[in-house]
RNA sequence: AGCUUAUAGAGAAAGGCCGAGGGAAUAGACCCGAAGAAGCCUUAGCAACCUGACGCUGUUCAAGGUGCUACAUUCUAUCCACCAGCUGGCGGAAAAGAUAAGCU
Numbered sequence: 001a002g003c004u005u006a007u008a009g010a011g012a013a014a015g016g017c018c019g020a021g022g023g024a025a026u027a028g029a030c031c032c033g034a035a036g037a038a039g040c041c042u043u044a045g046c047a048a049c050c051u052g053a054c055g056c057u058g059u060u061c062a063a064g065g066u067g068c069u070a071c072a073u074u075c076u077a078u079c080c081a082c083c084a085g086c087u088g089g090c091g092g093a094a095a096a097g098a099u100a101a102g103c104u
Stems, first nucleotide, its partner, number of pairs: 001104007013043005021032003026077004044069003049065003052060003073096001078093003082089003
């Protein structure tokens, strides 16, 4: 890097350095940001995928491997159903992306 499977409206921030962007990409919308964005470091926390433990269709811990700590994966985009009537509302599915585990 590619493939497969699973998950997602829950949860969890302070400090230091730095200095203008950021919420994956494209378009639109809506937001966050000099009362300090992104990034890096420290500490803390959340969750429970894998490891671990156990009385093993499961339960449990949070020690280890990851992950995460504004906003629904911030929302919409493609398809289907319904409602209102030309574009929107609502629900479902997909695509894309994210994370984990496994495989190549």

Predicted 3D model of a 104-nucleotide RNA (SAM riboswitch aptamer (S box leader)) from Sphingobacterium nematocida.
The sequence is in RNAcentral, with records from Ribocentre.
Taxonomically the source falls in Sphingobacterium (Bacteria, Bacteroidota, Sphingobacteriia, Sphingobacteriaceae).
Its mean pLDDT, the model's own confidence on a scale to 100, is 84.